[in-house]
Molecule: c-di-GMP-I riboswitch aptamer
Organism: Desulfuromonas sp.
RNA sequence: CUCCGAUAAGAGCAAAGCCGGCGCAAGCCGGUGGCGCAAAGCCUUGGACCCGCCUUCGCCUUAUGGCUGCGGCGGGUUGCCAGGUUGCCGAA
Numbered sequence: 001c002u003c004c005g006a007u008a009a010g011a012g013c014a015a016a017g018c019c020g021g022c023g024c025a026a027g028c029c030g031g032u033g034g035c036g037c038a039a040a041g042c043c044u045u046g047g048a049c050c051c052g053c054c055u056u057c058g059c060c061u062u063a064u065g066g067c068u069g070c071g072g073c074g075g076g077u078u079g080c081c082a083g084g085u086u087g088c089c090g091a092a
Base pairs, nucleotide, nucleotide: 004090005089012037013036017032018031019030020029021028022027035079041085042084043083045082046081047080048077049076050075051074052073053072054071058067059066060065
């Protein structure tokens, strides 16, 4: 230095819920809280899922309308997986 990850040591982050705020929503921010995490640090690059809008094969309706496959655009989740990148410690 690389791989690896211990009932090690010192640290770190922080789920759900609740409170306040932002957002059409998914969700995000702050406080509280602690489910857990060896990158649960950072980056939407690939996939996946979620939300909004458009379009629309088709279905329902007496009708207005409603639902909506395929497809398109925008947004979100890094604690969904993968990838990239940086990093604490040092047993086997």